[in-house]
RNA sequence: UCCACUGGUAGAGGCGCGCCUGUCAUCAGUAGCCUUGCUUGACGCCGGGGCGGCGUGGGGCGAAAGGGGCCGGCGCCGAAGGAUGUGCGAAUGCCCCGUUCGCGCAUAGCUGGGCCGUAGCAGAACAUGCUGCGGACUGUCGCGAAUGCGGAGAGCUGCCAUGGCU
Numbered sequence: 001u002c003c004a005c006u007g008g009u010a011g012a013g014g015c016g017c018g019c020c021u022g023u024c025a026u027c028a029g030u031a032g033c034c035u036u037g038c039u040u041g042a043c044g045c046c047g048g049g050g051c052g053g054c055g056u057g058g059g060g061c062g063a064a065a066g067g068g069g070c071c072g073g074c075g076c077c078g079a080a081g082g083a084u085g086u087g088c089g090a091a092u093g094c095c096c097c098g099u100u101c102g103c104g105c106a107u108a109g110c111u112g113g114g115c116c117g118u119a120g121c122a123g124a125a126c127a128u129g130c131u132g133c134g135g136a137c138u139g140u141c142g143c144g145a146a147u148g149c150g151g152a153g154a155g156c157u158g159c160c161a162u163g164g165c166u
Stems, first nucleotide, its partner, number of pairs: 002164003006161006014077001016076005022070003032061007044054003047097005080111002083107010112138002115135008140151004
């Protein structure tokens, strides 16, 4: 110098990932409250069951949470996000079940990344999130003479250490 395994360390991908405060719109002229009429509605309605409860027109006042955009800050590059199982807590009028949200644990190593389209779920929503499928793009390594093809982040690149060869 080169090679390989292992370990450590530092980096790269870009509308890059996640969290938080503030702010803005939306939620919504909705829920709710007040008032004024009519009215006892129920074989209906509430996620299911059991209890329990629920009417409607006019007028007035009138939210909030979750989710979202933007500025800023923080932590980062399996950043992070899912799947399955499980524990705890919260919401749903009460109990049980279910559903949703949050915080943990375990398993399999599921997804390199963002974008667009589409289907489903959640959601007030055409916002947004998650998942599946498809599309081109992009970063990375390998193959190829080449138009290109293939793989996956347990990856790739640099440095150091260890070992081997010269």
A computed fold for a 166-nucleotide RNA from Slackia equolifaciens, annotated as Lysine riboswitch aptamer.
The organism belongs to Slackia, within Bacteria.
It matches the Rfam family "Lysine riboswitch aptamer". Rfam's curators write: Riboswitches are metabolite binding domains within certain messenger RNAs that serve as precision sensors for their corresponding targets.